The RNA shown here (transfer RNA) has 72 nucleotides and comes from a Minisyncoccota bacterium. It matches the Rfam family "tRNA". By type it is a transfer RNA.
RNA sequence: GCCAAGGUAGCUCAAGGGUAGAGCAAUCCUCUCGUAAGGGAUAGGCUGUGGGUUCGAUUCCCACCCUUGGCU
Repeated sequence: GCCAAGGUAGCUCAAGGGUAGAGCAAUCCUCUCGUAAGGGAUAGGCUGUGGGUUCGAUUCCCACCCUUGGCU
């Protein structure tokens, strides 16, 4: 330099055009003589950045940044 995959909650991952969810973690409550486990609730995101298409973009298109792998 070229090719491919990926970037979404503190972490691991969904959602593939119609105002983003799950598990774990966090906080509170419940349960227990007590702890762990279990049950319930709450909070946590302008989806890597900037443009474009669209009534509407996490999703489609372009450029750039970062990570991983491959080729040279």